[in-house]
RNA sequence: UGCCGAGUGGUGUAACGGUAGCACACGGGUCUUUGGAGCCCAGGGUUGGGGUUCGAAUCCCUGCUCGGCAA
Numbered sequence: 001u002g003c004c005g006a007g008u009g010g011u012g013u014a015a016c017g018g019u020a021g022c023a024c025a026c027g028g029g030u031c032u033u034u035g036g037a038g039c040c041c042a043g044g045g046u047u048g049g050g051g052u053u054c055g056a057a058u059c060c061c062u063g064c065u066c067g068g069c070a071a
Base pairs, nucleotide, nucleotide: 001070002069003068004067005066006065007064010024011023012022013021018054027041028040029039030038047063048062049061050060051059
């Protein structure tokens, strides 16, 4: 420099273009002599910008970051 891939709560991982879920973690409650486990509840997220569309995490364009391949 060129090509390809990835980016979603704190972490991991889903989501035929149609209400962004799940698990763990954290917080609150319940239970227990205490702790842990179990049970219930709540908070928190789509890498930036633009476009298409009635509607975009998803499609298109262009950046950013990371990884791989080639030279």
About this RNA: RNAcentral holds the sequence, with entries from Rfam. This is a predicted structure of a 71-nucleotide RNA (transfer RNA) from bacterium SCGC AG-212-C10. Its Rfam family is "tRNA". It is annotated as a transfer RNA.